[in-house]
RNA sequence: CUUAUCGAGAAAGGUUGAGGGAUCAGGCCCUAUGAAACCUUAGCAACCGCCCCGAUUAUACCGGGGGCCAUGGUGCUACCUCCUGCCCGCUGCCGGAUUUACCGGCAAGUAUGGGAAAGAUGAG
Numbered sequence: 001c002u003u004a005u006c007g008a009g010a011a012a013g014g015u016u017g018a019g020g021g022a023u024c025a026g027g028c029c030c031u032a033u034g035a036a037a038c039c040u041u042a043g044c045a046a047c048c049g050c051c052c053c054g055a056u057u058a059u060a061c062c063g064g065g066g067g068c069c070a071u072g073g074u075g076c077u078a079c080c081u082c083c084u085g086c087c088c089g090c091u092g093c094c095g096g097a098u099u100u101a102c103c104g105g106c107a108a109g110u111a112u113g114g115g116a117a118a119g120a121u122g123a124g
Stems, first nucleotide, its partner, number of pairs: 001124006011041005019030003024085004042077003047073002049069001050067003053063002081118001086115003089110003092106005
């Protein structure tokens, strides 16, 4: 950089001792009944992998499905990626025009409306 996924799931112990939930801001939380980090053990989960099927000359490439697969490579084990931030939609308010329907604005709202950006993880 490309691509897929991100509302599910799964914690105890030890060392240590004050922060942590990626970054910035705002909010909301967790935390001396012990944060982060490291170690041990346990667990979760089919991304890779394993097995099966289709297609194929083919064990390559492609596609699909399954498993009472967790032994292998990663990952993960508070809160939706904790929420919001940008754009659009919707609602409301304000103003203008005018009679409904249009135009403009808002340092108003939404929270299971849609998207983007950023991030995380896998594969390449």